[in-house]
RNA sequence: CUUCUGGAAAGCGAAGCCGCAAUUGCGGCUUCCACCGAAGGGGUAACCCGGCGCUUCGCAAGUGCCCCCGGGGAAAUCUCUCAGGUCCGGUGACAGAGG
Repeated sequence: CUUCUGGAAAGCGAAGCCGCAAUUGCGGCUUCCACCGAAGGGGUAACCCGGCGCUUCGCAAGUGCCCCCGGGGAAAUCUCUCAGGUCCGGUGACAGAGG
């Protein structure tokens, strides 16, 4: 990377319009409010990151002095809820087995 399997959460919300049906229904779109965290994305810790000399066989580590005292890198199942999602279906982090 790929194949198979497992895999959660949260509104069948309100209003308007359109379509199908033909009787109080179903579906789609827009807006509003309320929610979820497990596509993706953002934020965040410890820690690491300068020069010169010396010691050690050496990678590297230790040590003295000087410069700077700002900045950069760095996680998540934490957090944000941008994106995505909130009947079923589906998505799906992650996990197991195989290649």

About this RNA:
Glycine riboswitch aptamer from uncultured Rhizomicrobium sp., 99 nucleotides, folded computationally. The prediction has a mean pLDDT of 76. Its Rfam family is "Glycine riboswitch aptamer". The family is grouped with related families in Rfam's "Glycine riboswitch clan". The RNAcentral record of the sequence draws on MGnify. The source organism's lineage runs through Bacteria, Pseudomonadati, Alphaproteobacteria, Micropepsaceae and Rhizomicrobium.